The part of an RNA shown here (small-subunit ribosomal RNA, 5' domain) has 537 nucleotides and comes from an uncultured bacterium. The full RNA is in RNAcentral, with records from ENA and SILVA.
Context: one part of a larger RNA
RNA sequence: CGAACGCUGGCGGCGUGGAUAAGACAUGCAAGUCGAACGGGACAUUGCUUGUAGCAAUACAAGUAAUGUCCAGUGGCGCAAGGGUGUGUAACACGUGGGCAAUCUACCGAAAAGUGGGGAAUAGCUCGCCGAAAGGCGAAUUAAUACCGCAUGUGGCCAAAGAAGACCUCUUCUGGCAGCCAAAGCUGGGGCAACCUAGCGCUUUUUGAUGAGCCCGCGGCCUAUCAGCUAGUUGGCGGGGUAACAGCCCACCAAGGCUAUGACGGGUAGCUGGUCUGAGAGGACGACCAGCCACACUGGAACUGAGACACGGUCCAGACACCUACGGGUGGCAGCAGUCGAGAAUUUUUCUCAAUGGGGGAAACCCUGAAGGAGCGACGCCGCGUGGAGGAUGAAGGUCUUCGGAUUGUAAACUCCUGUCAUUCGAGAACAAGGCCUGCGAAGUAACUGUCGUCAGGCUCGAUAGUAUCGAAAGAGGAAGGGACGGCUAACUCUGUGCCAGCAGCCGCGGUAAUACAGAGGUCCCAAGCGUUGUUC
Numbered sequence: 001c002g003a004a005c006g007c008u009g010g011c012g013g014c015g016u017g018g019a020u021a022a023g024a025c026a027u028g029c030a031a032g033u034c035g036a037a038c039g040g041g042a043c044a045u046u047g048c049u050u051g052u053a054g055c056a057a058u059a060c061a062a063g064u065a066a067u068g069u070c071c072a073g074u075g076g077c078g079c080a081a082g083g084g085u086g087u088g089u090a091a092c093a094c095g096u097g098g099g100c101a102a103u104c105u106a107c108c109g110a111a112a113a114g115u116g117g118g119g120a121a122u123a124g125c126u127c128g129c130c131g132a133a134a135g136g137c138g139a140a141u142u143a144a145u146a147c148c149g150c151a152u153g154u155g156g157c158c159a160a161a162g163a164a165g166a167c168c169u170c171u172u173c174u175g176g177c178a179g180c181c182a183a184a185g186c187u188g189g190g191g192c193a194a195c196c197u198a199g200c201g202c203u204u205u206u207u208g209a210u211g212a213g214c215c216c217g218c219g220g221c222c223u224a225u226c227a228g229c230u231a232g233u234u235g236g237c238g239g240g241g242u243a244a245c246a247g248c249c250c251a252c253c254a255a256g257g258c259u260a261u262g263a264c265g266g267g268u269a270g271c272u273g274g275u276c277u278g279a280g281a282g283g284a285c286g287a288c289c290a291g292c293c294a295c296a297c298u299g300g301a302a303c304u305g306a307g308a309c310a311c312g313g314u315c316c317a318g319a320c321a322c323c324u325a326c327g328g329g330u331g332g333c334a335g336c337a338g339u340c341g342a343g344a345a346u347u348u349u350u351c352u353c354a355a356u357g358g359g360g361g362a363a364a365c366c367c368u369g370a371a372g373g374a375g376c377g378a379c380g381c382c383g384c385g386u387g388g389a390g391g392a393u394g395a396a397g398g399u400c401u402u403c404g405g406a407u408u409g410u411a412a413a414c415u416c417c418u419g420u421c422a423u424u425c426g427a428g429a430a431c432a433a434g435g436c437c438u439g440c441g442a443a444g445u446a447a448c449u450g451u452c453g454u455c456a457g458g459c460u461c462g463a464u465a466g467u468a469u470c471g472a473a474a475g476a477g478g479a480a481g482g483g484a485c486g487g488c489u490a491a492c493u494c495u496g497u498g499c500c501a502g503c504a505g506c507c508g509c510g511g512u513a514a515u516a517c518a519g520a521g522g523u524c525c526c527a528a529g530c531g532u533u534g535u536u537c
Base pairs, nucleotide, nucleotide: 001534003533004532005531006530007529010384011383012382013381014380015379016377017376023340024339025338027337028336029335032077033076034075037074038073040071041070042069043068044067045066046065047064048063049062050061051060052059053058084295085294086293094219095218096217097216098215099214100213103212104211108208109207110206111205112204113203114202115201116150118148119147126139127138128137129136130135155181156180157179161174162173163172164171165170185200186199187198188197189196190195221267222266223265228258229257230256233255234254235253236252238250239249240248270292271291272290273289274285275284276283277282297318298317299316300315301314320331321330322329323328348374350373351372352371356370357368358367359366360365387417388416389415390414397408398407399406400405421478423473424472425471426470427469434460435459436458437457438456439455440453441452442451481526482525483524484523485522486507487506488505492521493520494519495518496517502509503508
């Protein structure tokens, strides 16, 4: 140290966990949402009308209206974020400092001005047909904040024109009367209606913010057993193209451009903040977290869009896998879990949207494997415990012995305590801010409703979790091992073995008195860990 292996293993907190095969993947989930843009379909409730039955109440059926829920479709926004991985890349990829008078930017904030009047379709639904399926074709019909003209032009683009610069081509600025460019409604309320009003939208333009694109200086690997490289190559002119500059692309013209301060080639590699080590200078590394980049089965391409050449979109080709009625189709875990494989080696097919954040929505709310949590692993760091005090006949046993004794050793037994952690019982959080309803007030309106605001009252919302924490109970009860002991290096004796068996990081031990092998007693060092191996300083 993202470690692995051996022996051992009580608890908790915080972190951390596929480094190898960017190998292949069963299964589930990871991106939806809006009915206050739109037309339908199904169901429920309520009201009304009609019919039938009934004296009637009422029951059933049909139609219609309103409200609500659900369903597929059109439409809008989102799906370019978030999440993963490190293949490629030695490059303006990254870091840092500048530049864009050479640029774009949905949603959001600010400001100005508008939102008039029409049209033609299409999905869905219905009918018919083809197909095993995936799916497809035709007919008829319908709506919109979908689509297309027209009008208006605050404005925007822009021709002419003017000024400055420039040898010219031309560039910049001013200008702008010709020409070009907009729009959509929905909801609440008032009103018989026309219409009015509040809110949310829609259009044009400017600006801010945010995000992105492009250009340049400098900086950071190895290799000369790679010394010459380059034809769109270097520059110009004209054109095309882009949001934008540019050989970015094309026609023509010139012959340039780079290189020993290492071009070109080869190898290796995502870069950085940082991490480890070190007195520092340096050296090594780039797990987790954060910023940037690249990629999404492999290769190529564009479409849509403010934004992609798009991980869970499209098309083509390829490899692989699956379904098939053999005609044809389908798929992409380097998202979260999980499986196989390879490997010394890396976790649950868990809970919740309560919080934070994101998408949609006027909102309620819905979605969210982001995230918040729980689970597993001594993988790491940190904390705690495995008891405390007394206790000498220095018990027994073990070991050694010069047989006197010494040592294990206050260690144990025994006595008196304590109650951390674990166990049992009981109480029990913070993380919650909000949201809805009613009342009140403010602003606004011709008026009402709606809007906004906080105050008052009421209702409701916690995955973690019956967790943390607190209280009570019982009892020393449930909780210690690993390595070493020849020198380096803290710690020594006995027995066995006899250059055997074995040890070993280096020096080296072992051939009959081995402090070095093996066992035992003792000792030393660490301690829920201890050693070994690998790697770095």